[in-house]
A computed fold for a 536-nucleotide part of an RNA from an uncultured bacterium, annotated as small-subunit ribosomal RNA, 5' domain. The coordinates come from a structure-prediction model, not an experiment, and the mean pLDDT is 82.

Context: one part of a larger RNA
RNA sequence: AUUGAACGCUGGCGGCAUGCUUAACACAUGCAAGUUCGAACGGAAACCGAUAGGAGCCUGCCUCCAGGCGUUCGAGUGGCGGACGGGUGAGUAAUGCAUAGGAAUUCUGCCUAUUAGUCGGGGGAUAACUAUCCGAAAAGGAUAGCUAAUACCGCAUAAUCUCUUCGGAGGAAAGCGGGGGAUUCUUCGGAACCUCGUGCUGAUAGAUGAACCUAUGUCGGAUUAGCUAGUUGGUGGGGUAAAGGCUUACCAAGGCGACGAUUCCGUAGCUGGUUUGAGAGGAUGAUCAGCCACAUCGGGACUGAGACACGGCCCGAACUCCUACGGGAGGCAGCAGUGGGGAAUAUUGGACAAUGGGGGCAACCCUGAUCCAGCAAUGCCGCGUGUGUGAAGAAGGCCUUCGGGUUGUAAAGCACUUUCAGACGCGAGGAAACGGAUAAGAUUAAUACUCUUAUCAAUUGACGUUAACGUCAGAAGAAGCACCGGCUAACUCCGUGCCAGCAGCCGCGGUAAUACGGAGGGUGCGAGCGUUAAUC
Numbered sequence: 001a002u003u004g005a006a007c008g009c010u011g012g013c014g015g016c017a018u019g020c021u022u023a024a025c026a027c028a029u030g031c032a033a034g035u036u037c038g039a040a041c042g043g044a045a046a047c048c049g050a051u052a053g054g055a056g057c058c059u060g061c062c063u064c065c066a067g068g069c070g071u072u073c074g075a076g077u078g079g080c081g082g083a084c085g086g087g088u089g090a091g092u093a094a095u096g097c098a099u100a101g102g103a104a105u106u107c108u109g110c111c112u113a114u115u116a117g118u119c120g121g122g123g124g125a126u127a128a129c130u131a132u133c134c135g136a137a138a139a140g141g142a143u144a145g146c147u148a149a150u151a152c153c154g155c156a157u158a159a160u161c162u163c164u165u166c167g168g169a170g171g172a173a174a175g176c177g178g179g180g181g182a183u184u185c186u187u188c189g190g191a192a193c194c195u196c197g198u199g200c201u202g203a204u205a206g207a208u209g210a211a212c213c214u215a216u217g218u219c220g221g222a223u224u225a226g227c228u229a230g231u232u233g234g235u236g237g238g239g240u241a242a243a244g245g246c247u248u249a250c251c252a253a254g255g256c257g258a259c260g261a262u263u264c265c266g267u268a269g270c271u272g273g274u275u276u277g278a279g280a281g282g283a284u285g286a287u288c289a290g291c292c293a294c295a296u297c298g299g300g301a302c303u304g305a306g307a308c309a310c311g312g313c314c315c316g317a318a319c320u321c322c323u324a325c326g327g328g329a330g331g332c333a334g335c336a337g338u339g340g341g342g343a344a345u346a347u348u349g350g351a352c353a354a355u356g357g358g359g360g361c362a363a364c365c366c367u368g369a370u371c372c373a374g375c376a377a378u379g380c381c382g383c384g385u386g387u388g389u390g391a392a393g394a395a396g397g398c399c400u401u402c403g404g405g406u407u408g409u410a411a412a413g414c415a416c417u418u419u420c421a422g423a424c425g426c427g428a429g430g431a432a433a434c435g436g437a438u439a440a441g442a443u444u445a446a447u448a449c450u451c452u453u454a455u456c457a458a459u460u461g462a463c464g465u466u467a468a469c470g471u472c473a474g475a476a477g478a479a480g481c482a483c484c485g486g487c488u489a490a491c492u493c494c495g496u497g498c499c500a501g502c503a504g505c506c507g508c509g510g511u512a513a514u515a516c517g518g519a520g521g522g523u524g525c526g527a528g529c530g531u532u533a534a535u536c
Stems, first nucleotide, its partner, number of pairs: 001535003005532005012383006018376002020341001025339003029336003034080001036079002040077002043073002048070002051066001053064001056061002087294003096218007106210002111206008120155001122153002129145006161170003175198006183192003219266003226256003231253008269291004273284004296317005319330004347373001349372003355369001356367004386416004396407004420477001422472004430463001436456007480525005485506003491520005501508002
């Protein structure tokens, strides 16, 4: 000088930060990824609205009933997202990280650009639902019947795609929504058709993200000296998005090592940084940012563009809970919170208003990410606890050589001020939008629709009793802590008598203690001050 600190005494306000360093110990309860999409689908359990019908009368209300009509929707099929965001540091001394490079025809959903098709034609199911059953406790499951799709499966078509023995072979798709004059069909609802938007399929390029390889660096121990058989290399087969002993068969016998091992033991996430120091260096890796690893412990794959997946699945183990004893359920190292451990670390708060993310054409919905508020002097910074005047140098205290000295302009008194806190009022900014209306342009057969731009009027704030400002009253509500032998700024008296005690080092105390305890006085810091721990 510093700290994610703790402890003791004390404590007025604000701003900005920070807050389980220990048990990767166990977890009650609530929430954290989807009441995301009805503009993919069959539908209609609940509620609301509109529509149609009937009864009643109080004649515009109430009740009953019908049909999915809707800006509505439980459960279900389907799509996208649950691989991001958030947490933790157990493991890992190199499958990591940091820096610099690289190739073996690496992969890449959504997004951007270009291009070709979806304006060919078909099919069979299944959930929901209904019925029955498991004489189901529950979780759940079985059988039969019915139905749809942007769910699933064929046929056709096929290049700048893939494979190739260069002859050839293989391989795709899906619709939905808005508007519309004529014509055709019609079950009179619409459909064909035209048009716009948005989806879908193949291909190329980009962007982004990811995988792989190499070199160098990366803690201590030699009282760890030898290690290695898929081991080192080659050939063939397999496998991967891709190189490779990645895997397998055969062949060769290699490969690493005192420049400290692909050995063994211990410790540890790495970095940007942080801290200290003139620097070199040392120590460290909280918050924030990048990378990695993990998700009760161990193993495994499935789905998918992406996982071997924290709030997915399967198996095993330990633990907890429910049970009708047959069987089931669970995973806070997400945010709060509880127990435990510990010297020690916060609220079972508000809001999606902003920023960002997921879904959706959008409106909007979700979001313990985030933004805010609460608690804590834990840290840094700022402000205040009054200002001026005031000598009878008051009283009291302490000391005294008894003359006086000191506390001390300190107080009282007098004159002022009102920051902050308090009360009342006023009141920004964080808000840009979306949506609505009008106009112009683009598109179009079109003055529909849709999109873009401009204008107009309004709306959207958790924080919030916001910040800032104004008014009011009154010095009013606001000072402590450590030290005073030397180092080291600051001295006297009383008590004690090697006792009680102090102490960082030297050392004080055995009857005149500036070193113990108290008092007066002083010194240093100040909403803090000391002590302990830790680093330089």